This is a predicted structure of a 134-nucleotide RNA (FMN riboswitch aptamer (RFN element)) from a soil metagenome. Its Rfam family is "FMN riboswitch aptamer (RFN element)". Rfam's curators write: The RFN element is a highly conserved domain that is found frequently in the 5'-untranslated regions of prokaryotic mRNAs that encode for flavin mononucleotide (FMN) biosynthesis and transport proteins. This element is a metabolite-dependent riboswitch that directly binds FMN in the absence of proteins.

RNA sequence: CCUUCGGGGCAGGGUGAAAUUCCCGAUCGGUGGUACAGCCCACGAGCAGAUCCUUCUGAUCCUUGGCGGAUGAGAAGGUGAGUAUGACUCGGUGAGAUUCCGAGGCCGACAGUAAUAGUCUGGAUAGAAGAAGG
Numbered sequence: 001c002c003u004u005c006g007g008g009g010c011a012g013g014g015u016g017a018a019a020u021u022c023c024c025g026a027u028c029g030g031u032g033g034u035a036c037a038g039c040c041c042a043c044g045a046g047c048a049g050a051u052c053c054u055u056c057u058g059a060u061c062c063u064u065g066g067c068g069g070a071u072g073a074g075a076a077g078g079u080g081a082g083u084a085u086g087a088c089u090c091g092g093u094g095a096g097a098u099u100c101c102g103a104g105g106c107c108g109a110c111a112g113u114a115a116u117a118g119u120c121u122g123g124a125u126a127g128a129a130g131a132a133g134g
Base pairs, nucleotide, nucleotide: 001134002133003132004131005130012024013023014022026119027118028108029107030043031042032041033040038106039105052078053077054076055075056074057073059071060070061069062068088104089103090102091101092100110122111121112120
């Protein structure tokens, strides 16, 4: 550099005019590191985004003319610093584990909805950390 791969999940009920959104309960867990991780460290996606580059449009100025140069505006594409970004304790084993075993907890972007969303719909048949092969 090329090809392929690269995210999962409310069963069953209650209330109600209306809720997979409230309540009971159920269920899910990207990538790399490390003693096997949703909770430790780092990254990705999403939010947001300085700086810089390319192309197009057209404006002002310099120049005898032409070539050319300078300034700054809009659009598209790329780059990407910085910002925001949730959650774990106890005990046991062991050389080593907030990762294994036992127990008890906790977390989950943005927009939408005649009822408040980790799980529905949407951006997304997208994209990425990365993995496999060549």
RNAcentral holds the sequence, with entries from MGnify. Model confidence (mean pLDDT): 79 of 100.